Predicted 3D model of a 73-nucleotide RNA (transfer RNA) from a Candidatus Altimarinota bacterium.
RNA sequence: GCCUGGAUAGCUCAGUCGGUAGAGCACACCCAUGGUAAGGGUGAGGUCGGCGGUUCAAUCCCGCUUUCAGGCU
Numbered sequence: 001g002c003c004u005g006g007a008u009a010g011c012u013c014a015g016u017c018g019g020u021a022g023a024g025c026a027c028a029c030c031c032a033u034g035g036u037a038a039g040g041g042u043g044a045g046g047u048c049g050g051c052g053g054u055u056c057a058a059u060c061c062c063g064c065u066u067u068c069a070g071g072c073u
Stems, first nucleotide, its partner, number of pairs: 001072007010025004019056001027043005049065005
């Protein structure tokens, strides 16, 4: 220098061949217990790495870029 893959909630990860995003754990509250743990329920929490483009509409498609991992020379 070139190629491939990843970046989404505090953490680990899904997701949709474009129609405004979910799970588990963690956190807050409640239920339950004589009490604790386990268990059940509710809730808060993310402009989907950044900037631009296409589109009525982009986490998703296109370009550039940052960073991480791997490969080639």
Its Rfam family is "tRNA". Rfam's curators write: Transfer RNA (tRNA) molecules are approximately 80 nucleotides in length.